[in-house]
Molecule: Guanidine-I riboswitch aptamer
Organism: Cytobacillus praedii
RNA sequence: UUAAAUGUUUUCUAGGGUUCCGCAAUUUACUAUUGGUCUGGUCCGAGAGAAAACUCACAGCACCUGCUGUGUCACGGAGGGAUAAAAGCCUGGGAGUU
Numbered sequence: 001u002u003a004a005a006u007g008u009u010u011u012c013u014a015g016g017g018u019u020c021c022g023c024a025a026u027u028u029a030c031u032a033u034u035g036g037u038c039u040g041g042u043c044c045g046a047g048a049g050a051a052a053a054c055u056c057a058c059a060g061c062a063c064c065u066g067c068u069g070u071g072u073c074a075c076g077g078a079g080g081g082a083u084a085a086a087a088g089c090c091u092g093g094g095a096g097u098u
Base pairs, nucleotide, nucleotide: 007054008053009052010051011050012049015044016043020041021040022038023035024034025033026032056071057070058069059068060067061066073093075096079091080090081089
């Protein structure tokens, strides 16, 4: 110094917190307040986790538009940002390191 679409979307998981619900405490009760140092439902959620669909490239078959196959690797801060809040979210396959 350097290639590959190191593709897109959806669903989910590891993980994450606390708007709402639930739970717990206080409150005579309605209600309200506090608590995530509450298992949880909703919620957020991976480049380096999973699956599916679509799409692209190449190869083969088939023969006019389809079928099949292949598409591997990936150590990683601090700080900042969003949302109620946090995070493996975003910055970011970044800085850096090998």